[in-house]
RNA sequence: UAGAGUUUGAUCCUGGCUCAGGAUGAACGCUAGCUAUAGGCUUAACACAUGCAAGUCGAGGGGUAACAUGGGAGAAGCUCGCUUUUCCUGAUGACGACCGGCGCACUGGUGAGUAACGCGUAUCCAACCUGCCCGAGACUAGGGGAUAGUCCCUCGAAAGAGAGCUUAAUACCCUAUGUUGCCGCCUUAGGACAUCCGCAAGCGGCGAAAGAUUUAUCGGUCUCGGAUGGGGAUGCGUCUGAUUAGCUUGUCGGCGGGGUAACGGCCCACCGAGGCGACGAUCAGUAGGGGUUCUGAGAGGAAGGUCCCCCACAUUGGUACUGAGACACGGACCAAACUCCUACGGGAGGCAGCAGUGAGGAAUAUUGGUCAAUGGACGCAAGUCUGAACCAGCCAAGUAGCGUGCAGGAUGACGGCCCUAUGGGUUGUAAACUGCUUUUGCGCGUGAUUAAAACUGUCCACGUGUGGGCAUUUGCAGUUAGCGCGCGAAUAAGGACCGGCUAAUUCCGUGCCAGCAGCCGCGGUAAUGCGGAAGGUCCUGGUGUUAUCCGGAUUUAUUGGGUUUAAAGGGAGCGUAGGCGGCUUCUUAAGCGUGUUGUGAAACGCCGGUGCUCAACGCCGGCCCUGCAGCGCGAACUGGGGAGCUUGAGUACACGCAAGGGCAGGCGGAAAUUUGUGGUGUAGCGGUGAAAUGCUUAAGAUAUCACGAAGAACCCCCGAUUGCGAAGGCAGCUUGCCCGAGUGUGACUGACCGCUGAAGCUCGAAGGUGCGGGUAUCGAACAGGAUUAGAUACCCUGGUAAGUCCGCACAGUAAAACGAUGGAUGCUCGCCGUCUGCGAUACACAGCAGGUGGGCCCAGCGAAAGCGUUAAGCAUCCCACCUGGGGAGUACGCCGGCAACGGUGAAACUCAAAGGAAUUGACGGGGGCCCGCACAAGCGGAGGAACAUGUGGUUUAAUUCGAUGAUACGCGAGGAACCUUACCCGGGCUUGAAUUGCAGAGGAAAGAUCCAGAGAUGGUGAUGCCCUUUGGGGUCUCUGUGAAGGUGCUGCAUGGUUGUCGUCAGCUCGUGCCGUGAGGUGUCGGCUUAAGUGCCAUAACGAGCGCAACCCUUGCCGUUAGUUGCCAUCAGGUCACGCUGGGCACUCUAUCGGGACUGCCAUCGUAAGAUGUGAGGAAGGUGGGGAUGACGUCAAAUCAGCACGGCCCUCAUGUCCGGGGCUACACACGUGUUACAAUGGGGGGUACAGAGGGAAGCCACCUGGCGACAGGGCGCGGAUCCCGAAAUCCCCUCUCAGUUCGGAUCGGAGUCUGGAACCCGACUCCGUGAAGCUGGAUUCGCUAGUAAUCGCGCAUCAGCCAUGGCGCGGUGAAUACGUUCCCGGGCCUUGUACACACCGCCGGUCA
Repeated sequence: UAGAGUUUGAUCCUGGCUCAGGAUGAACGCUAGCUAUAGGCUUAACACAUGCAAGUCGAGGGGUAACAUGGGAGAAGCUCGCUUUUCCUGAUGACGACCGGCGCACUGGUGAGUAACGCGUAUCCAACCUGCCCGAGACUAGGGGAUAGUCCCUCGAAAGAGAGCUUAAUACCCUAUGUUGCCGCCUUAGGACAUCCGCAAGCGGCGAAAGAUUUAUCGGUCUCGGAUGGGGAUGCGUCUGAUUAGCUUGUCGGCGGGGUAACGGCCCACCGAGGCGACGAUCAGUAGGGGUUCUGAGAGGAAGGUCCCCCACAUUGGUACUGAGACACGGACCAAACUCCUACGGGAGGCAGCAGUGAGGAAUAUUGGUCAAUGGACGCAAGUCUGAACCAGCCAAGUAGCGUGCAGGAUGACGGCCCUAUGGGUUGUAAACUGCUUUUGCGCGUGAUUAAAACUGUCCACGUGUGGGCAUUUGCAGUUAGCGCGCGAAUAAGGACCGGCUAAUUCCGUGCCAGCAGCCGCGGUAAUGCGGAAGGUCCUGGUGUUAUCCGGAUUUAUUGGGUUUAAAGGGAGCGUAGGCGGCUUCUUAAGCGUGUUGUGAAACGCCGGUGCUCAACGCCGGCCCUGCAGCGCGAACUGGGGAGCUUGAGUACACGCAAGGGCAGGCGGAAAUUUGUGGUGUAGCGGUGAAAUGCUUAAGAUAUCACGAAGAACCCCCGAUUGCGAAGGCAGCUUGCCCGAGUGUGACUGACCGCUGAAGCUCGAAGGUGCGGGUAUCGAACAGGAUUAGAUACCCUGGUAAGUCCGCACAGUAAAACGAUGGAUGCUCGCCGUCUGCGAUACACAGCAGGUGGGCCCAGCGAAAGCGUUAAGCAUCCCACCUGGGGAGUACGCCGGCAACGGUGAAACUCAAAGGAAUUGACGGGGGCCCGCACAAGCGGAGGAACAUGUGGUUUAAUUCGAUGAUACGCGAGGAACCUUACCCGGGCUUGAAUUGCAGAGGAAAGAUCCAGAGAUGGUGAUGCCCUUUGGGGUCUCUGUGAAGGUGCUGCAUGGUUGUCGUCAGCUCGUGCCGUGAGGUGUCGGCUUAAGUGCCAUAACGAGCGCAACCCUUGCCGUUAGUUGCCAUCAGGUCACGCUGGGCACUCUAUCGGGACUGCCAUCGUAAGAUGUGAGGAAGGUGGGGAUGACGUCAAAUCAGCACGGCCCUCAUGUCCGGGGCUACACACGUGUUACAAUGGGGGGUACAGAGGGAAGCCACCUGGCGACAGGGCGCGGAUCCCGAAAUCCCCUCUCAGUUCGGAUCGGAGUCUGGAACCCGACUCCGUGAAGCUGGAUUCGCUAGUAAUCGCGCAUCAGCCAUGGCGCGGUGAAUACGUUCCCGGGCCUUGUACACACCGCCGGUCA
């Protein structure tokens, strides 16, 4: 030393991407009150108008262009001595230009170049220079000739050039003198002493000067020393690229010269052949370096703006001159580009100085003031110059400080906004209002510091040029800072954000649009994510965005990572350099440790003080600067040197045990294959999922027998989880050669003899290449046949002198060259098996020691799977390799190769993941087990016909709407002629058709009749209120108002209800245990069951929702009760009948009980349980049927049953009425009805139910009608009355035909309901008599009182399109071997790149 988001359904890990922090010479958006302080072309080292940025000295000089003063002369005016003016005069102050001196090499700017002794740091120069300055010593003598300026002349447009006369100096020259200076000789102390250098002393030669003036100073020359500044040399450090590996001829060295202040190939002649480089030369790219700055816990990483030091440059390139110093920013010359002037001949220029302009750019300021201070140049000085500097101006461009008020103030005002449950909440003490203050602002006044001196004047001291005292002068900024007074809350708040990360939420608008977005991601009608608003959060004179750097990132890992499966171990070995290296002892002191010295500039940083009112900022002191170098000391460790040792390593000998180690040669084997010949033999063979191509009757296949040939492969058995080898790999027998390992002995060497190993070398499967040989089989290519939509494939038949085989040579790779695990050494619990050797024994077993290849496991490790003495454990050493996915092992370059190809190996661009292990599901044309009318076995249907009904489609003014695989389609609808009704057309109403509150008015409301109208409606209007305590109340109408109303939308906003998987046996929880975790266990396993039903076993033990049971019904018996039911017994009566008295036995009705539990027997089984023509029983293993539907799935269905959020309509999407439509009709589908007939149709006769309904009803019975029905009419609100059962059975007829089957359709006549049967009802009668002769592919239901078949009832309802639905009973079968297959489901297991979960995911191709 802080983390977070993002891969998944969830988890752990790996791994990238992104965010929160800090910083900036910044830019851009919005906004902006003040002060202080620091900063301001990062781009075009692009081009520059204009002004300024280096002058000074008259105390060096000749002089006098300009100015002033003085003097002289003239002129004009007039106030008559003044003004103005012209000329002369260097006399004076001064001074343009000129000669001369000093300066111009400083200051200031910029970062182009430079990868370098350029910079930094340390050391050195006995190999060097230094103007002005300081100290010391000596001197300043005598002469001479020029030249600029001025004047004159010539040329030229100009810039400028040339010639002539004259002239001065601190300009220049000559001579003299010259100490310690320089050179040479001699000599020698000394030194690092071979050469060499050389103090002091001596001799010879050479070398200097300038004057000025106010007389006190300033200068000048030589020499020595100092200081300062520079020059040179060396060690170390200083970016990236090897897809830059070789570079170099003055190159490397020597000798001798030249040159320089000085060393040196710096330059030259000669001689030699060296020098640099894997510790990265050369080349290429980029770059001024440092102090420092930013960031970071640090180590590091990044940067080099402002300030300081160094370097380099001055339009570009080159060159020298002058000088102490330059190869010179505002000097010179030459060349080049550009710009300007020109009389076209020729000339001028250099802002990377300060301002400023253009250009470039996202972007960077005034053509300001002053030399007052600090500093610089010159001067004796006054002083002059100074875009250095100090100030001011502009810019929120950074940092720091201040303010925009403070206190009180609730009916929590108005307004806004949101929620509204309409009460309210929020903005919000915020405002208003009251009191107070005055920073800032405005006005007025006052007013510092920065100034100290120098200078000038004067005085004093010391003692000959210094010091001191006093006085005087000098302020740009400056209308300064500060202070005082007055006025007055007066002049002053914004930006971003509010889905998570990340502090802060609501409404409206929008509707995958517009837009947002740093990452994940928002937006398809209820967006906390877009836009606006309100509110909130954060920061605040700012706030956001963008760009860049560091951090987070341990994501290049020295600190501090990895490589079995996530990216990553080289295919293997040998081995060079390099790295690392056993025990003992002596030594050394390079590394290492410690002490000290020098240096590490200042600024910066930190700490402590201190000055600006504070702070930022400044100043002072200390620390720091982790570095480098010198000199000591120490000796454990590493290194160097010496001596020894044996355990690492090697050698020797013995055992010769064992063996598929390598190379070469020889030999063998039987079988197989193909082929040849001959024999037997006859029609097929072969091949496949099924076929075909192919072979075969003439030439005889396949098959079979015999004999022969060839080549290749392989060495059957032994044989094994065996053995050997470095890896690739190696298998008949035998011979030769070669190599390796092991065991034993402990004899020899004695650690540069070890380990590893970049380069390098060698080996290296299969396939491939070249040359030569060989070719039986197999078999790329190729041909044919199939498959298929196609099939250049998979399958089949053939097949190459491709290959496979042999020899020689190349190639040099793998896909999984794998243990996906580099090599070496040491250490760390065990068990089992196996190979070999030694020893022992009796030959075997067992035991002991060592080696080798296996299995299980402790600790430990690991993300987990797993590894676990053969480590993936604990350590050391060396090598190789990795750093998100794709692009890509691709492109380019280079190297190798005959080629094929191999080695090395990027980037642009793109994504937010890619990936590993494990978990739960789902899925599998994976496996195991088991169920279900799932198949099979059966019976009857559908699909063909006609009709009914629903749906699609089409049509229409409308054909209202919904339901759409299973799980829509005789469904919502259990009754569409009007109504219903939601749809269409037309006509009306607007507080409304219905409900309700309040206020006002009225007394009615209502309403027969008649009129208009299609009706709603309008008009007419006979008749016409109740109660009362007399206050009023009720009720109704009208008017106004508040609510309305909507079958309009959203079932993807919802409640409720429902379908389906499925009456399938499952779905979960608590505690415990296991796992880092998701999760697991329980719920798994064995047996059993209809069942997660139970039993056993068991890190699980229990529990819940489901199953079962409890409920209803049905089947048997009993109890209780008997009317409307029943009638055995008794009595009465009838043609007959429980008709009557009576009775409750029976039936029945209804209530309460019993009964069935694998309880009993036998067999099997541990048990649970199973089995049985078992017994008993009405019923037997859930007796039959029903109700009952776990967690959940399908955003399944329904806003049109109802309810409800949101949205929408309000003279209409509301509501009333008339008519129409929902009933349409080329067609398609579903569900049904009736049939196609003789197990039948028709006629006649005839028997037996159950359940349910009934008053605007059911209707007996009678009459009429062929009939539907009509007219009368008894009974019954019902165990009492009513609602006709049919199939069946008996007799007759029909005789296989579109019929005496079938009944559609049509014609006619009627009945009934209803206000009304035209669109559009049902029924009856007569007539008509269609299709249809058992139904393709396919498909549905059903396992027993079931299917099939027959009729009856009910709901809805005036009637009915009902053949539908829901119930009821009558008659009453067949079949199930079995679980291979189809469908659906349950449990266990396995694989997975699926999780929207196989209707998934996903490659290629085409469009």